[in-house]
RNA sequence: GGAGUCGGCCGGGCAAUCGCCGGUGAAAUCGGGACCGGGGUCGAAUUGAGAGCUGUGCAGCGGCGAGACGGCGCCUUUGGAAAUUCGACCCCGACCCCGAUUUCCCGGAGGAAAGUCCGGGCUCCACAGGGCAGGGUGCCAGGUAAUGCCUGGGCGGCGCGAGCCGACGGAAAGUGCCACAGAAAACAUACCGCCCCGCAAGGGGUAAGGGUGAAAUGGUGCGGUAAGAGCGCACCGCGCGGCUGGCAACAGCCGCGGCAGGGCAAACCCCACUCGGAGCAAGGCCGAAUAGGGGAACCAUGGCGUCGCCCGCGCCGUUCCCGGGUAGGCCGCUCGAGGCGCGCGGCGACGCGCGCCCCAGAUGAAUGAUUGUCCUCGACAGAACCCGGCUUACAGGCCGACUCCUUUU
RNA sequence: GGGCCGUUAGCUCAGCUGGUAGAGCACUCGGCUUUUAACCGAAUUGUCGUGAGUUCGAAUCUCACACGGCCCACCA
Numbered sequence: 001g002g003a004g005u006c007g008g009c010c011g012g013g014c015a016a017u018c019g020c021c022g023g024u025g026a027a028a029u030c031g032g033g034a035c036c037g038g039g040g041u042c043g044a045a046u047u048g049a050g051a052g053c054u055g056u057g058c059a060g061c062g063g064c065g066a067g068a069c070g071g072c073g074c075c076u077u078u079g080g081a082a083a084u085u086c087g088a089c090c091c092c093g094a095c096c097c098c099g100a101u102u103u104c105c106c107g108g109a110g111g112a113a114a115g116u117c118c119g120g121g122c123u124c125c126a127c128a129g130g131g132c133a134g135g136g137u138g139c140c141a142g143g144u145a146a147u148g149c150c151u152g153g154g155c156g157g158c159g160c161g162a163g164c165c166g167a168c169g170g171a172a173a174g175u176g177c178c179a180c181a182g183a184a185a186a187c188a189u190a191c192c193g194c195c196c197c198g199c200a201a202g203g204g205g206u207a208a209g210g211g212u213g214a215a216a217u218g219g220u221g222c223g224g225u226a227a228g229a230g231c232g233c234a235c236c237g238c239g240c241g242g243c244u245g246g247c248a249a250c251a252g253c254c255g256c257g258g259c260a261g262g263g264c265a266a267a268c269c270c271c272a273c274u275c276g277g278a279g280c281a282a283g284g285c286c287g288a289a290u291a292g293g294g295g296a297a298c299c300a301u302g303g304c305g306u307c308g309c310c311c312g313c314g315c316c317g318u319u320c321c322c323g324g325g326u327a328g329g330c331c332g333c334u335c336g337a338g339g340c341g342c343g344c345g346g347c348g349a350c351g352c353g354c355g356c357c358c359c360a361g362a363u364g365a366a367u368g369a370u371u372g373u374c375c376u377c378g379a380c381a382g383a384a385c386c387c388g389g390c391u392u393a394c395a396g397g398c399c400g401a402c403u404c405c406u407u408u409u
Numbered sequence: 410g411g412g413c414c415g416u417u418a419g420c421u422c423a424g425c426u427g428g429u430a431g432a433g434c435a436c437u438c439g440g441c442u443u444u445u446a447a448c449c450g451a452a453u454u455g456u457c458g459u460g461a462g463u464u465c466g467a468a469u470c471u472c473a474c475a476c477g478g479c480c481c482a483c484c485a
Base pairs, nucleotide, nucleotide: 001405002404003403004402005401006400007399008398009397010396012374013373014372015371016370017369018368020108021107022106023105025104026103027102028101029100030099031098032097033096036093037092038091039090040089041088042087043086044085045084046083053060054059055058062075063074064073065072110380114391115390117389118388119387120386121385122279123278124277125276129311130310131309132308134275135274136273137272138271139153140152141151142150143149154168155166156165157164158163169270170269174268175267176264177263178262191210192209193206194205195204196203197202218236219235220234221233222232223231237259238257239256240255241254242253243252244251245250283331284330285329286328293322294321295320296319297318298317302316303315304314305313324484325483326482338357339356340355341354342353343352344351345350375378410481411480412479413478414477415476416475419434420433421432422431428465437451438450439449440448458474459473460472461471462470
């Protein structure tokens, strides 16, 4: 310098203006509520002889004076009670709560928010019970709330290598299938050929070689034979047994057996493990409206009870269809198997401890628009109850570790 | 948002215990008819939605993706 493998991260930036959603953030204003204090009006009760009376529209119920009147001044604290308590309402003030508006502040989509393919939380179905059926998973061990996910290991395959890929239990438990071709597709068997007998026709032996097919009764070599053949032997493969290592999958070594006898289990099935069903349009509360209207099924050896069948358990009218009404509000709703940092344990997935942080909650559904500027000119794509995974889509960029080739020193 | 189903000829559908895909209508050609329709005969009809995998072999089995369709709330 080139080619490549694995892991992690980002996914337009900045500024101005306008706009949207949320906030148990702040301030101001307005409205409402509750309570406290002060004042006023009204009502009731108590004391007392009396808690008002008379006129008529604001005065009088003492006297004097001035003045035309409205009314005013003085005598004067001397005569007098318009007393006390409770309740309701109104006004004012302080504080608290709720709502609205305005201004300011804070936060506001993703690595896949997607597909809905798995696994959980949560909610309801009485408990989530037993058996059958059915579904799922499938080397071993571990991680986890759980998984079909992840990590580590084993085995097999690919790559020079870093590494990558694998639905990877069982076909000597049973059943089934293997089209066409081929003699024969597994019960069994011989088309061409080879060898022997025979003049020939034919008979016998054989499974080396050829041919068919996706697949044909272990492979290579030597011996052996009429020709051949695990017929015999050596090595490899296979099976069984033992020992060693490993938790295990498995590996290594030793011994025995001439070989058990094709493929398909993403065919039925067997074995092991596992699975109750539905889903936030779950479910709960408030409010509004309407015809508890019509039909069907079965009605106690019955019906219903969240897929099917049986048992158990529970309830007694239940279920289904048509028809009628509503299209409002609140909770569930976002603090969570949460995130970040550090330390410790573990090869690792991950776990434990400590500290710090609060990070969308809409319900016609919010993240935008315009302008300026910079660069490498910006992909796939938008939360809807919440998490953990997988899969699929994706312009481009950054970082780290490692492998191979070439060149130079 | 959640659940379920489907995709085969131009159209409507069979075929899905794996073995080379059919039916009806339509289209084309020929016959019959003066001509058309009807009728008779013949022929053409397909990447089985797409892509992988299992298998000797896939419309069928498995997985992923694409497209289309259906259903749901509350109250009395």
This is a predicted complex of two RNAs, RNase P RNA and transfer RNA, with 485 nucleotides together.
Its mean pLDDT, the model's own confidence on a scale to 100, is 78.